Context: one part of a larger RNA
Molecule: small-subunit ribosomal RNA, 3' major domain
Organism: metagenome
RNA sequence: UGACGGGGGCCCGCACAAGCGGUGGAGCAUGUGGUUUAAUUCGAUGCAACGCGAAGAACCUUACCGGGGUUUGAAAAGCAGUUGAUAAUCGUUGAAAGACGGUCUUCCUUCGGGACGACUGUACAGGUGCUGCAUGGCUGUCGUCAGCUCGUGCCGUGAGGUGUUGGGUUAAGUCCCGCAACGAGCGCAACCCCUGUCCUUAGUUGCCAUCAGGUCAAGCUGGGAACUCUAAGGAGACUGCCCCGGAUAACGGGGAGGAAGGUGGGGAUGACGUCAAGUCAUCAUGGCCCUUACAUCCCGGGCUACACACGUGCUACAAUGGCCAGUACAACGGGCAGCGAUACUGUGAAGUGGAGCAAAUCCUUUAAAACUGGUCUCAGUUCGGAUUGUAGUCUGCAACUCGACUACAUGAAGUUGGAAUCGCUAGUAAUCGUGGAUCAGCACGCCGCGGUGAAUACGUUCCCGGGCCUUGUACA
Numbered sequence: 001u002g003a004c005g006g007g008g009g010c011c012c013g014c015a016c017a018a019g020c021g022g023u024g025g026a027g028c029a030u031g032u033g034g035u036u037u038a039a040u041u042c043g044a045u046g047c048a049a050c051g052c053g054a055a056g057a058a059c060c061u062u063a064c065c066g067g068g069g070u071u072u073g074a075a076a077a078g079c080a081g082u083u084g085a086u087a088a089u090c091g092u093u094g095a096a097a098g099a100c101g102g103u104c105u106u107c108c109u110u111c112g113g114g115a116c117g118a119c120u121g122u123a124c125a126g127g128u129g130c131u132g133c134a135u136g137g138c139u140g141u142c143g144u145c146a147g148c149u150c151g152u153g154c155c156g157u158g159a160g161g162u163g164u165u166g167g168g169u170u171a172a173g174u175c176c177c178g179c180a181a182c183g184a185g186c187g188c189a190a191c192c193c194c195u196g197u198c199c200u201u202a203g204u205u206g207c208c209a210u211c212a213g214g215u216c217a218a219g220c221u222g223g224g225a226a227c228u229c230u231a232a233g234g235a236g237a238c239u240g241c242c243c244c245g246g247a248u249a250a251c252g253g254g255g256a257g258g259a260a261g262g263u264g265g266g267g268a269u270g271a272c273g274u275c276a277a278g279u280c281a282u283c284a285u286g287g288c289c290c291u292u293a294c295a296u297c298c299c300g301g302g303c304u305a306c307a308c309a310c311g312u313g314c315u316a317c318a319a320u321g322g323c324c325a326g327u328a329c330a331a332c333g334g335g336c337a338g339c340g341a342u343a344c345u346g347u348g349a350a351g352u353g354g355a356g357c358a359a360a361u362c363c364u365u366u367a368a369a370a371c372u373g374g375u376c377u378c379a380g381u382u383c384g385g386a387u388u389g390u391a392g393u394c395u396g397c398a399a400c401u402c403g404a405c406u407a408c409a410u411g412a413a414g415u416u417g418g419a420a421u422c423g424c425u426a427g428u429a430a431u432c433g434u435g436g437a438u439c440a441g442c443a444c445g446c447c448g449c450g451g452u453g454a455a456u457a458c459g460u461u462c463c464c465g466g467g468c469c470u471u472g473u474a475c476a
Stems, first nucleotide, its partner, number of pairs: 001476002003473003007470007015460002019424005026315008034306002042053002064301007073124001078122007088103006106115003126290002129288003135284002137279003140275001142273001147186006153162003166177003192267004197235007207224002211222003238261001241255005317417001321376007333364003338357002343352003383414001388409007430452007
């Protein structure tokens, strides 16, 4: 100087407390461990691995296993030699890859050769082989925590200290005051984006108040530029104003006005560093290793196994509910090898067909919870939907291993879950639907979007993590 302490002081955080909803029990989905296996490819392992890499394993992917092939190789590219083919097409064989055979057979030329291709040889290619403890790059975490340092000066023999401590204050090393310090840098904040109010400009594909026409109805039409909205520019919030407290300061409490008030809400943004943290399988790369194989092609299988254990989710156990009928109201997005309307067929998944739309125009697109009426009456039920049987639909060469969906039948466990444990402070939790990426097909996962919309916070004694000061130490 740090680190540590079941030392002290001050302070913060959904850290506790106060609340709301879960997990842990059930079924299923998914990941992991273990076991099994010819293989169940590899990596990730306390927080910070375990719906993680994977924004989508039937083939492909694919790295694994079995079998069948190839050996200058699938692609790139140098040299030397040989050669005129290659491709195309046909046949045999084969699961395919491939192998063998037949037909066919370049271009330019100064006739030396050149272009292009094939073959042979040789340097080489290739490796998801090893080392993340040789590395770059990227990332996680402490932590959006308020810290981490430097120049000069001063102090100390020196390591080092001071500044950065102290009194206040803040979300903040934020600001004020003081002070052997005076300044400065990286962080904080602000500048950036979205959202909340208003104004201006613009007015189609969006809008419809007034006027007119028109319809069963409908901005449907003329028209309008008000409103909504769209998208560009501006205004607005600064403790600016008032009162009180405070050191007359920083600042704090209350109030006015205001759409918004003291950082308005959210996002992006992650200091010096820590964990030899993660990644050689994104990529790049040193070293090592393989080179008729640890390379490469193909078919089939596996990554989907199953006594069990754990994590993360979905659906429930019901009446604040289930079912039936009717009536409303979104937002973000996506669309040409695409989205696909009206219509018709089918109980349905879907099919036939193909209007319109490269889209504020057309489609996706009936949002659902909600509301109104009816029914069920507390039961393993009109709860719950696992499992299984049969028949189908769709995608795709192909749904056996191993897809999703539909109909009929079947109708398991489950009556609110032990010890323990998680999330959340407001348009949040909870709950309801909806869009997208990946994608031929496949979503209970992920990333977004809107609808309905709470309860509670006395407080900081305690648990956990962190910041500052101080103290002890036989630790570094």